This is a predicted structure of a 158-nucleotide RNA (glmS glucosamine-6-phosphate activated ribozyme aptamer) from a Bacillota bacterium. It was read from a public genome assembly, where an Rfam model found it.
[in-house]
């Protein structure tokens, strides 16, 4: 006892369940009650210079759904510093903005998994776990166009 202490695996729509909500047995005061035991409780793409520090007031993007992907808890790469690197039309410095690297507008430009559908297996059940099958996204990236974007010193006179 929602305990403790050791190993091992494990991570970012990630872990976990104590609210709810559903099973199942069992009680009874027969009320969608009460007591135990379970079950559900986020579908993929994208996405990390390096060290620190804070501590939840913190994170893109579409599918599905419309009952819970609700709701809690703990976490992530937010945030802040210091380095380091890019840009800011040659070079330090310092400023400002980013991270394989300024912003912003316009075209173009990819591709999913679950929803579904047919099945197996597992469980009194709530429900898992797998296998076929068909599809269907946006951010993004990347490519052009276009507008904007420092101070000062030094050097050239292209």
């Nucleotide at each position: 006892c929602a305990u403790u202490g050791a190993a091992u695996a494990a991570a970012a729509g990630c872990g976990c369940c104590a609210g709810a909500a559903c099973u199942a047995a069992g009680g009874u005061g027969u009320a969608u009650c009460c007591u135990u035991a379970g079950u559900u409780g986020a579908c993929g793409a994208g996405g990390a210079g390096a060290g620190g520090g804070c501590a939840g007031u913190g994170a893109u993007c579409g599918a599905a759904g419309u009952u819970u992907u609700c709701g809690g808890c703990g976490g992530a790469a937010a945030c802040c510093c210091u380095c380091c690197g890019g840009u800011g039309u040659g070079c330090c410095a310092c400023c400002a903005c980013c991270g394989a690297a300024u912003a912003a507008a316009u075209a173009c430009u990819a591709c999913a998994a679950a929803u579904c559908c047919u099945g197996u297996c597992g469980g009194c059940g709530a429900c898992g776990a797998c296998a076929g099958g068909g599809a269907c996204a946006g951010a993004a990236u990347g490519u052009a166009u276009u507008u904007a974007a420092g101070u000062g010193g030094c050097u050239c006179u292209u």
The coordinates come from a structure-prediction model, not an experiment, and the mean pLDDT is 75. It matches the Rfam family "glmS glucosamine-6-phosphate activated ribozyme aptamer". By type it is a riboswitch. NCBI's taxonomy places the organism under Bacteria, Bacillati, Bacillota.